[in-house]
């Protein structure tokens, strides 16, 4: 330098045939308990790496770019 993959909640990841952004764990609140843990119920938490474009509508399509991993030279 070229090619491929990954980037989504605090963490690990779904969602990628364009149509309300989700799960588990963690956090917080409540129940239970003498208190706590465990268990159960609930709540909050996101400019979907960043910029631009297409579209009525983009995490998803196109394009540029950044970071990490792999391959080729």
């Nucleotide at each position: 330098a070229g090619g491929g993959g990954a980037g989504u909640a605090g963490u690990u990841c779904a969602g990628c045939u364009g149509g309300c952004a989700g799960a588990a764990c963690a956090a917080c609140u409540g129940a239970c308990u003498c208190c706590a843990a465990a268990u159960c119920a609930g709540u909050a938490g996101g400019u979907c790496g960043c910029g631009g474009g297409u579209u009525c509508g983009a995490a998803u399509c196109c394009u540029g770019u950044c970071u990490c991993c792999c391959c080729u030279g």
About this RNA: Model confidence (mean pLDDT): 85 of 100. Predicted 3D model of a 73-nucleotide RNA (transfer RNA) from a Candidatus Rifleibacteriota bacterium. It matches the Rfam family "tRNA". The family's RNA type in Rfam is transfer RNA. The RNAcentral record of the sequence draws on ENA and MGnify. The same sequence occurs in records of 2 taxa.